Description:
Predicted 3D model of a 124-nucleotide RNA (SAM riboswitch aptamer (S box leader)) from a Balneolaceae bacterium. Of the family's consensus pairs, 85% are formed in the model. Taxonomically the source falls in Balneolaceae (Bacteria, Balneolota, Balneolia, Balneolales). It was read from a public genome assembly, where an Rfam model found it.
[in-house]
RNA sequence: CUCUUAUCCAGAAAGGUGGAGGGACAGGCCCUGUGAAACCUUAGCAACCGCUCCGAUGCAAUCGGAGGUUAGGUGCUAAAUCCUGCCCGCUUCAAAUAGUAUUUGAGGUUGGGAAAGAUGAGAC
Numbered sequence: 001c002u003c004u005u006a007u008c009c010a011g012a013a014a015g016g017u018g019g020a021g022g023g024a025c026a027g028g029c030c031c032u033g034u035g036a037a038a039c040c041u042u043a044g045c046a047a048c049c050g051c052u053c054c055g056a057u058g059c060a061a062u063c064g065g066a067g068g069u070u071a072g073g074u075g076c077u078a079a080a081u082c083c084u085g086c087c088c089g090c091u092u093c094a095a096a097u098a099g100u101a102u103u104u105g106a107g108g109u110u111g112g113g114a115a116a117g118a119u120g121a122g123a124c
Stems, first nucleotide, its partner, number of pairs: 002123007013042005021031003025085004043077003047074003050069001051067006081116001086113003089109009
């Protein structure tokens, strides 16, 4: 890198160096010289793995709960993964045809499901 799997409506800062970008991509909309990215220090959040305790089943292993947890490993600390992007549903406007429903085009949607993305764990 690739594959599998879980989660993604919550939560969480300040200082120093740095100097103009950043929010994955596209379209929007935002953040930013009242300093962007990146790097360093300390602090915090708590998703997974690990650690500790309790319970169930029980040979082991597995499952559930609690704890930032005497040490840890990653990760994260603007806005719902910031919104949308494909499909289905609901709905508004316009046009057409039939005669009161259907089709087409352009929108809306804190309705649902995907895709894509991010992070953890495992595998190759």